[in-house]
RNA sequence: GGCGAGGUAGCUCAGCGGUAGAGCGCGGCCCUCAUAAGGCCGAGGUCGGGGGUUCGAAUCCCUUCCUCGCCACCA
Numbered sequence: 001g002g003c004g005a006g007g008u009a010g011c012u013c014a015g016c017g018g019u020a021g022a023g024c025g026c027g028g029c030c031c032u033c034a035u036a037a038g039g040c041c042g043a044g045g046u047c048g049g050g051g052g053u054u055c056g057a058a059u060c061c062c063u064u065c066c067u068c069g070c071c072a073c074c075a
Stems, first nucleotide, its partner, number of pairs: 001071007010024004018055001026042005048064005
C1' cells in the first nucleotide's frame, strides 16, 4: 500500500430502512431471623466522527479515525 472482518449501555453482544434491545453488572423493592439464590421495577446510549440519499438511517452511499486478520512491497 491492497483486500476482508469489526466499532451499538460499564462489559459481552443482538438488531441490517419504521419507538435502540438482551444477558451480565449497577440501584431500589419483595422474599429470608440473616446471607446467598430467586422474583419485580428502575437508571444508564451524539449506534466511532463528518457528509449524502430518503417522508424516515444503527441499517443504504461517500469520506475519515481506530482494532484485528490475510496478501504485497521496502531498505
Background
A computed fold for a 75-nucleotide RNA from a Burkholderiales bacterium, annotated as transfer RNA. Its Rfam family is "tRNA". Rfam classes the family as a transfer RNA. Gene Ontology term of the family: triplet codon-amino acid adaptor activity. Its mean pLDDT, the model's own confidence on a scale to 100, is 84. NCBI's taxonomy places the organism under Bacteria, Pseudomonadati, Pseudomonadota, Betaproteobacteria, Burkholderiales.